The RNA shown here (transfer RNA) has 72 nucleotides and comes from a Verrucomicrobiota bacterium.
[in-house]
RNA sequence: GGGCCGUUAACUCAGCGGGAGAGUGCGAUCCUCACACGGUCGAAGUCACAGGUUCAAAUCCUGUACGGCCCA
Numbered sequence: 001g002g003g004c005c006g007u008u009a010a011c012u013c014a015g016c017g018g019g020a021g022a023g024u025g026c027g028a029u030c031c032u033c034a035c036a037c038g039g040u041c042g043a044a045g046u047c048a049c050a051g052g053u054u055c056a057a058a059u060c061c062u063g064u065a066c067g068g069c070c071c072a
Stems, first nucleotide, its partner, number of pairs: 001071007010024004018055001026042005048064005
């Protein structure tokens, strides 16, 4: 230098055009003499950034940044 993949909640990840989600973690509460486990409820997101296409974009296109793999 070229090619491919990834970037979504604190962490690990799902979501292939119209509702942003799960598990773990966190807070409250119930349970217990107490803790753990378990039940219920809740908070937490500029969907890496910018631009474009579209009535509508996390999702499609282009560029940039960061990380990983391969080639030279």
The RNAcentral record of the sequence draws on ENA.
The prediction has a mean pLDDT of 86.
RNAcentral records the identical sequence in 2 taxa.
Rfam family: tRNA.